[in-house]
Context: one part of a larger RNA
RNA sequence: CCCUCGUCAAGGAACUCGGCAAAAUGGCCCCGUAACUUCGGAAGAAGGGGUGCUCCGAAAGGUGAAGCUUUUUCACAAGUAGAGCCAUUCGGAGUCGCAGUUAAGAGGCCCAUGUGACUGUUUAGUAAAAACACAGGUCUCUGCUAAGUCGUGGAUUCAAGACGACGUAUAGGGACUGACACCUGCCCAAUGCCGGAAGGUUAAGGAGAGAGAUUAGCAAACCGAAAGGUUUGCGAAGUCUCAACCCGAAGCCCCGGUGAAUGGCGGCCGUAACUAUAACGGUCCUAAGGUAGCGAAAUUCCUAGUCGGGUAAGUUCCGACCCGCACGAAUGGUGUAACAACAUGGGCGCUGUCUCGACGGGGGGCUCG
Numbered sequence: 001c002c003c004u005c006g007u008c009a010a011g012g013a014a015c016u017c018g019g020c021a022a023a024a025u026g027g028c029c030c031c032g033u034a035a036c037u038u039c040g041g042a043a044g045a046a047g048g049g050g051u052g053c054u055c056c057g058a059a060a061g062g063u064g065a066a067g068c069u070u071u072u073u074c075a076c077a078a079g080u081a082g083a084g085c086c087a088u089u090c091g092g093a094g095u096c097g098c099a100g101u102u103a104a105g106a107g108g109c110c111c112a113u114g115u116g117a118c119u120g121u122u123u124a125g126u127a128a129a130a131a132c133a134c135a136g137g138u139c140u141c142u143g144c145u146a147a148g149u150c151g152u153g154g155a156u157u158c159a160a161g162a163c164g165a166c167g168u169a170u171a172g173g174g175a176c177u178g179a180c181a182c183c184u185g186c187c188c189a190a191u192g193c194c195g196g197a198a199g200g201u202u203a204a205g206g207a208g209a210g211a212g213a214u215u216a217g218c219a220a221a222c223c224g225a226a227a228g229g230u231u232u233g234c235g236a237a238g239u240c241u242c243a244a245c246c247c248g249a250a251g252c253c254c255c256g257g258u259g260a261a262u263g264g265c266g267g268c269c270g271u272a273a274c275u276a277u278a279a280c281g282g283u284c285c286u287a288a289g290g291u292a293g294c295g296a297a298a299u300u301c302c303u304a305g306u307c308g309g310g311u312a313a314g315u316u317c318c319g320a321c322c323c324g325c326a327c328g329a330a331u332g333g334u335g336u337a338a339c340a341a342c343a344u345g346g347g348c349g350c351u352g353u354c355u356c357g358a359c360g361g362g363g364g365g366c367u368c369g
Stems, first nucleotide, its partner, number of pairs: 001364008010355002014353001019350001027051005036041001038179001052095008061086003067080004096100001108348007115340002120132002136177007148163003153158001180335004185265003190262002192258005199253003205247002210242005217234007266284005293327001294324001305321005
């Protein structure tokens, strides 16, 4: 010096990001116990008192001896009796210590706010949470060979089988929300989904006007004495190729619906008899211009907003205001008793966290072996 444990004058959070750590509280019995509340809770709320040992007295309880009584059965019977013992409670008196749940083990508490209803689940080895789940809510798919999912085999199409389920729409699959209470506004223009089928567009396929290639043949030119040859042009049938009109499904265009579907929910100017403000008016744009509720918020940049509270002093906290940079209604809105190793602020108690350090026990480090 390190680890670990113990004690401390006066003060008592002045420490620190933060009471982190430590201290404190602690069992049992009795008294007593607020707001709020979903009437269950909150609650061991909070806050008080008692607690050892000895003796005396009392009480009810359990067990039940001797003795006594009775007899159809004389006993290992019944009744009466209440000693002793067992465990408990209450009252009184006394007694020892600083201290009596004498050691050990054994809640600190309160106020306010945020978030999530709750018990649960999670990053095995940095995160336990406000994240996930949840009961409840809503939408949607599925009529049974269900939807959905898995799948040996075969592979271009196919497909045995299994789960779903020995279930049958009060069932099963999917999505979002997340107890409960009060609620959940406007927009269907875009995107998605559902429905519709008049018209437009449209594949394979059908259809085949027409066109091209090929050439039996014909014609012309040239060469040749002739036979014939070469080149060019036209070109039937057949075959091959291309191919317009026309017919042709879903889809798309189109027409409707749909928000607890993906999503969206304005700007400028003027106006009241102080000023200020604007119930009111004008205008532009939009599918429609944010309703209720909440609001400097886990959301507010400016910002340490402004006012109030708490403090001697408060960038945090609580209550308001509303100018919401950039809340807002199942990507739910606002509340909410209970709950939380959650987050934030305050207080009481308590303390070596600190002022400010000191001493001691044990184990290391160091030296020798």